A computed fold for a 355-nucleotide RNA from uncultured Rhizomicrobium sp., annotated as Bacterial RNase P class A.
The sequence is in RNAcentral, with records from MGnify.
Rfam family: Bacterial RNase P class A. The family's RNA type in Rfam is ribozyme. From the family's description: Ribonuclease P (RNase P) is a ubiquitous endoribonuclease, found in archaea, bacteria and eukarya as well as chloroplasts and mitochondria.
RNA sequence: AGAUGGCCGGGUGACCGCGGGUGAGCAAUCAUUCGAGGAAAGUCCGGGCUCCACGGAAAGACGGUGCCGGAUAACGUCCGGCGGGGGCGACCCCAGGGAUAGCGCCACAGAAAUCAUACCGCCUAAGGCUCCAAAGGCCCGGCAAGGUUGAAAUGGUGCGGUAAGAGCGCACCGCGUUCCUGGCAACAGGAGCGGCACGGCAAGCCCCACCGGGAGCAAGACCAAAUAGGGACGGCGUUUGGCGUUUUCCGCGCUGCCGUCCGGGUCGGUCGCGCGAGGCAUGUGGCGACACAUGUCCCAGAGGAAUGGUCAUCCCUUCAGCAAUGAAGGACAGAACCCGGCUUACAGGCCAUCU
Numbered sequence: 001a002g003a004u005g006g007c008c009g010g011g012u013g014a015c016c017g018c019g020g021g022u023g024a025g026c027a028a029u030c031a032u033u034c035g036a037g038g039a040a041a042g043u044c045c046g047g048g049c050u051c052c053a054c055g056g057a058a059a060g061a062c063g064g065u066g067c068c069g070g071a072u073a074a075c076g077u078c079c080g081g082c083g084g085g086g087g088c089g090a091c092c093c094c095a096g097g098g099a100u101a102g103c104g105c106c107a108c109a110g111a112a113a114u115c116a117u118a119c120c121g122c123c124u125a126a127g128g129c130u131c132c133a134a135a136g137g138c139c140c141g142g143c144a145a146g147g148u149u150g151a152a153a154u155g156g157u158g159c160g161g162u163a164a165g166a167g168c169g170c171a172c173c174g175c176g177u178u179c180c181u182g183g184c185a186a187c188a189g190g191a192g193c194g195g196c197a198c199g200g201c202a203a204g205c206c207c208c209a210c211c212g213g214g215a216g217c218a219a220g221a222c223c224a225a226a227u228a229g230g231g232a233c234g235g236c237g238u239u240u241g242g243c244g245u246u247u248u249c250c251g252c253g254c255u256g257c258c259g260u261c262c263g264g265g266u267c268g269g270u271c272g273c274g275c276g277a278g279g280c281a282u283g284u285g286g287c288g289a290c291a292c293a294u295g296u297c298c299c300a301g302a303g304g305a306a307u308g309g310u311c312a313u314c315c316c317u318u319c320a321g322c323a324a325u326g327a328a329g330g331a332c333a334g335a336a337c338c339c340g341g342c343u344u345a346c347a348g349g350c351c352a353u354c355u
Stems, first nucleotide, its partner, number of pairs: 001355008010314007018035007037332001041343002044341005049216004062212005067081005082096001083094004097207002102205002104201003119147002121143003127139003155173006174196001175194008220271004230262007241255005278297008315330006
């Protein structure tokens, strides 16, 4: 100068105050005890729990995940590897399955963006024309080395070869393929064969493998007013009216008031609600994530509201001052069903290991 991992997040005391629990008290109140975070945040993943749906399973659709092995209740998280890339290095980064299943796309530029192609350029050996012939030129042609364009140009470098060239030939590298060795695997190493056939994009459709029923504590359960409405029974009335049945009459049923009981819902109340995939310490196993054992601790819970303030002193920062000292201030933020992650915010400081 840097890299990685972990931790703290102002300390102590006094006084006053707020919320929950417990105890005492008829009550007022008093006593005692506990009272935010590493992210309580974003609500982005995964689960617990609850209700709903569903005969079981599978397929399809839709959504998600995507190298390999492991950890875990589970995960898109974590750990250990592999491959690729970056860094002198400690170390860091990667949507990292499949492009010979199919479809599609590859703008601009450029000759050409995939059944290849030829703008500039290179060549004149063979054939033809002019020509006695040579040289040069032209025609018919050959080539893709070099230039040009592009994010990307159909293997690369070198030697040979050739008229010029070209895997045309050879060596090495790359690629493909077969086998062997090591590894659970991803993969790595080696040997042989093939002149190379096979451009890129799947954060385009798609294919393959695996996972997924939905909604959420305003889930949901229980208790339960007034008023209104519903049902059952009884009483009054049993007349008139209305409605239905009917051509009409008769008849039958419904419609009224009062009382008792029943059941559903609303206001409200109680539960869910914090002993938990829990914290800490030690030991054992494992490279590690983590697991197991023993001991120990109880650690907010409500409602939208509490979790604070003052003083003293110490610590830190800033400002002023030569100094003594004085003044101002203390990062981000803040529970509401809970837990495991990820991401984001964070003044300042500490520890360990490494380059």